[in-house]
């Protein structure tokens, strides 16, 4: 960075300093002086990525594939990615090219590994 891929309905918070905002943007609705964003401490969450430990497959090259566990990197620790609005699809309605439901799939957007 607007490029690949994979996950995104689970989980997991106390203090200190500060002091008025926060939830990606629009519209809703929520959080919040019983203390928003920020900084740091500390402790938890998860298994993306690296070590590990076992089992199994194979073309024996080490790869791939399950599990544990959680040492290092990196995330996270209100709400489904809070929710919806867009583009598809479809099932009514209509016949005003629209209106109203549905759909773990699109866009966006986070994260993670990678690529430039």
């Nucleotide at each position: 960075u607007a490029c690949u891929u994979a996950u995104c309905c689970a989980g997991a918070a106390a203090g200190a300093c500060u002091g008025a905002g926060g939830g990606a943007a629009a519209g809703g609705c929520c959080c919040u002086g019983u203390g928003a964003a920020g900084u740091c401490u500390u402790a938890g969450c998860a298994a993306c990525c690296u070590a590990u430990a076992c089992c199994g497959g194979c073309a024996u090259g080490g790869c791939c594939g399950a599990u544990a566990a959680a040492a290092g990197g990196u995330g996270c620790u209100a709400a489904u990615u809070c929710c919806u609005a867009c583009g598809c699809u479809u099932a009514c309605c209509a016949a005003a090219u629209g209106g109203u439901g549905a759909g773990a799939a699109g866009a966006a957007g986070a994260u993670a590994a990678g690529a430039u």
Predicted 3D model of a 116-nucleotide RNA (SAM riboswitch aptamer (S box leader)) from uncultured Mucilaginibacter sp. The organism belongs to Mucilaginibacter, within Bacteria. It was read from a public genome assembly, where an Rfam model found it. Model confidence (mean pLDDT): 77 of 100.